[in-house]
RNA sequence: GAAGGUAUAGCUCAGAAGUAGAGUGCAUGACUAGCAAUCAUGAAGUUCUGGGUUCAGUCCCCAGUACCUCCA
Numbered sequence: 001g002a003a004g005g006u007a008u009a010g011c012u013c014a015g016a017a018g019u020a021g022a023g024u025g026c027a028u029g030a031c032u033a034g035c036a037a038u039c040a041u042g043a044a045g046u047u048c049u050g051g052g053u054u055c056a057g058u059c060c061c062c063a064g065u066a067c068c069u070c071c072a
């Protein structure tokens, strides 16, 4: 220098334009002599940034940023 991929909850990741979800972790309660496990409830998101298309964008298009892979 060229090509490709990833970016969504604290962490790991789903989500084929129409209300943002799961697991795990966290908090509270139940259970226990107490813990763990289990059960119930709850909190936690500017969907990387900006722009475009659309009635409507996490999703499609463009540019940028960070990281990963590969070629030279």
Base pairs, nucleotide, nucleotide: 001071003069004068005067006066007065010024011023012022013021018055026042027041028040029039030038048064049063050062051061052060